This is a predicted structure of a 545-nucleotide part of an RNA (large-subunit ribosomal RNA, domain V) from a pig gut metagenome. Its mean pLDDT, the model's own confidence on a scale to 100, is 83. RNAcentral holds the full RNA, with entries from MGnify.
[in-house]
Context: one part of a larger RNA
RNA sequence: CAUAUGGCUAGAUGGUAAGUCCCUGUGCACCUUUACUACAAGUUUACACUGAUUACGAAUAUUGAAAUGUGUAGAAUAAGUGGGAGUCUAAACAACAACAGUGAAAUACCACUCAUUUUAAUAAUUUGUAGCUAACUAAAAGGAAAACUGUAAAUUUGGUAGUUUGACUGGGGCGGUAACCUCCUAAAAAGUAACGGAGGUAUAUAAAGGUAAACUUAAAUUAUUUAGUAAAUAAUGAUAGAGUGUAAUGGCAUAAGUUUGCUUGACUGUAAGAUUGACAAAUCAAACAGAAACGAAAGUUGAUCAUAGUGACCCGGUAGUUCUUUAUGGAAAGGCUAUCGAUCAAUGGAUAAAAGGUACGCCAGGGAUAACAGGCUGAUGACUCUCUAGAGCCCAUAUCUACGGAGUAGUUUGGCACCUCGAUGUCGGCCCAUCACAUCCUAGAGCUGUAGCAGGUUCUAAGGGUUUGACUGUUCGUCAAUUAAAGUGGUACGCGAGCUGGGUUUAAAACGUCGUGAGACAGUUUCGUUCCUAUCUACCAUAUG
Numbered sequence: 001c002a003u004a005u006g007g008c009u010a011g012a013u014g015g016u017a018a019g020u021c022c023c024u025g026u027g028c029a030c031c032u033u034u035a036c037u038a039c040a041a042g043u044u045u046a047c048a049c050u051g052a053u054u055a056c057g058a059a060u061a062u063u064g065a066a067a068u069g070u071g072u073a074g075a076a077u078a079a080g081u082g083g084g085a086g087u088c089u090a091a092a093c094a095a096c097a098a099c100a101g102u103g104a105a106a107u108a109c110c111a112c113u114c115a116u117u118u119u120a121a122u123a124a125u126u127u128g129u130a131g132c133u134a135a136c137u138a139a140a141a142g143g144a145a146a147a148c149u150g151u152a153a154a155u156u157u158g159g160u161a162g163u164u165u166g167a168c169u170g171g172g173g174c175g176g177u178a179a180c181c182u183c184c185u186a187a188a189a190a191g192u193a194a195c196g197g198a199g200g201u202a203u204a205u206a207a208a209g210g211u212a213a214a215c216u217u218a219a220a221u222u223a224u225u226u227a228g229u230a231a232a233u234a235a236u237g238a239u240a241g242a243g244u245g246u247a248a249u250g251g252c253a254u255a256a257g258u259u260u261g262c263u264u265g266a267c268u269g270u271a272a273g274a275u276u277g278a279c280a281a282a283u284c285a286a287a288c289a290g291a292a293a294c295g296a297a298a299g300u301u302g303a304u305c306a307u308a309g310u311g312a313c314c315c316g317g318u319a320g321u322u323c324u325u326u327a328u329g330g331a332a333a334g335g336c337u338a339u340c341g342a343u344c345a346a347u348g349g350a351u352a353a354a355a356g357g358u359a360c361g362c363c364a365g366g367g368a369u370a371a372c373a374g375g376c377u378g379a380u381g382a383c384u385c386u387c388u389a390g391a392g393c394c395c396a397u398a399u400c401u402a403c404g405g406a407g408u409a410g411u412u413u414g415g416c417a418c419c420u421c422g423a424u425g426u427c428g429g430c431c432c433a434u435c436a437c438a439u440c441c442u443a444g445a446g447c448u449g450u451a452g453c454a455g456g457u458u459c460u461a462a463g464g465g466u467u468u469g470a471c472u473g474u475u476c477g478u479c480a481a482u483u484a485a486a487g488u489g490g491u492a493c494g495c496g497a498g499c500u501g502g503g504u505u506u507a508a509a510a511c512g513u514c515g516u517g518a519g520a521c522a523g524u525u526u527c528g529u530u531c532c533u534a535u536c537u538a539c540c541a542u543a544u545g
Stems, first nucleotide, its partner, number of pairs: 001545007010537003014532002022366004027362002029358004035163005041156008051132001054130007061122009076107001079113005086096002136143002167177002175195001179201006202347001203245001204304002209263007217241001220236006243252002246309001248307003267290004273284003279348001292301003315341007323334002373420001374418001375416003379413001382408005390400002427502001428500003432494001433491005440465003443460006467481005508526004512521003
């Protein structure tokens, strides 16, 4: 070295199971609720099923009786109409009426009627309570026109069901954002991204619009007034340093800024031609017709110095209309014109109408996307060098070293999201280690603020070595006792096809806190299945050649 056998398990990102963590899906399933919408069910009311009729009440009605009826004027408390010259008495007297008078109406007496109140009766209607029995109910006793049941309406309702619960995102969640306007980024046409850097808007104005005419401003300085000023007045000053309703930018003195007069063009019907946009939209606009305002006129005016101040379609309301109108005439309804109703703000607006939990979870996928490890980076952390201000009595550099500067390695915390989600098992301990040296001890040197002993610091050096306990799952750490010393790191934070399983990280259960709740918690607590017979490489032992 080859072959064979027996071992071992470091590697084959070993085998097993289309990852259970995480994200995505306009996926699913259960569960919850003051999510939405329904339904079952409950409650209430009306009607039906549903009768007889007594007593006591109540209300209404009818009849009888009794009483009452006040504007002013007028004997005076005139309910009203008609008759009426008398009534009353045997007859008369007296009285009342007539007459007269007042008043819109006149009175005694007779007849009829109205309203109100009281009272009695009647039978009728409605209704309350109690009783009845024949529906109905009930095994019976009994209950009873109640209940049950049916129909309709209202109301309550996770009891049940169907669903919704969005997007962007240097993983997701939490936070923030979403439409429009201005500037920068934007690389001198236009356009141009980011959870890039700054700010505004969801209007205002009947003048702050139109036109004609007129005017010119800020700061600052000086003076006057005044007890005094930041106030007022005057002068100097000045290309705008002011002003412009409002953000910013660009404009503007011929003014687009300030003021005055007159006014309503903040008009109707059209529109060549352009800008811009994927489209839909958006923007500018000469000119024509009509009827106007201002101006002497030429002319200007279809809102505002410009750029924000916004919402498609559907549906519905209002007004108008020489439109249509189902046999015909109308109507209803629709069309057309004008206009109104959206924080449809997730702002090109899925519906008229919608929140959550899942550690009991499931499926499809993703290394398009997180947690471990690796990779890139090296801000942070570690280490080195440099510069000397300073401390070191004096003296930067024995030693320590600020503010700075330059690097190294890849051990911290991170950033990125490049391999792996058809699986790369995760902390600590055990066993077994192996390497680096920025060396803890042991060896050898330099300097020293090295007298010696003991130290400090630096250089060479990795041969060997580098403890046992208490507490904690701990790494770490604190403590105890030793030691020459009790090194720092790498190895998938070495090592689970080697062990363990205390922690973390399923299903059970509890506490605290949060939540209406289902449930949740880098809060706590008890329990909780660790598979693999070794093919190859590597390594060890034996045998043979």